[in-house]
RNA sequence: CUUCUAUCAGGGUAAACUGCCGGUGACGGCAGGGCGCAAAGCCGCGGGUCUUAUAUCAAACCGGGAUCCUCUUUAAGAGUCGAUUCCGGAAAUUAAGAAAGCCGAGCUGCCGAG
Numbered sequence: 001c002u003u004c005u006a007u008c009a010g011g012g013u014a015a016a017c018u019g020c021c022g023g024u025g026a027c028g029g030c031a032g033g034g035c036g037c038a039a040a041g042c043c044g045c046g047g048g049u050c051u052u053a054u055a056u057c058a059a060a061c062c063g064g065g066a067u068c069c070u071c072u073u074u075a076a077g078a079g080u081c082g083a084u085u086c087c088g089g090a091a092a093u094u095a096a097g098a099a100a101g102c103c104g105a106g107c108u109g110c111c112g113a114g
Stems, first nucleotide, its partner, number of pairs: 004114001012037002017032006035101001041107002045104003049098005055093002061089008069079004
């Protein structure tokens, strides 16, 4: 000096939750509070997650309506083990965001056995 990682010391940070404020929202700030963290410091490059949109949406999935069709039945009911069409939802895509204490990458870093 580099890498991994016990112990000691000095410490650092701060989850869930609560209150106030901001935001359409994910969430953020402050205060309390400590689950934890040897990088739970920085960054937001890759993967993943979340939010918003009167955006896109051929095919496929779910639900519903209408018309026809089939069956039963004194006239209404049942059936997508039939068809067409319309609407909505979910998924996916796109755009803009969020967090990053999910994983990887990059940068920086305290102690000091091996």
A computed fold for a 114-nucleotide RNA from a Nitrospirota bacterium, annotated as c-di-GMP-I riboswitch aptamer.
Taxonomically the source falls in Nitrospirota (Bacteria, Pseudomonadati).
Its Rfam family is "c-di-GMP-I riboswitch aptamer". Rfam links the family to the GO term cyclic-di-GMP binding.
Its mean pLDDT, the model's own confidence on a scale to 100, is 79.
The model forms 94% of the base pairs in the Rfam consensus.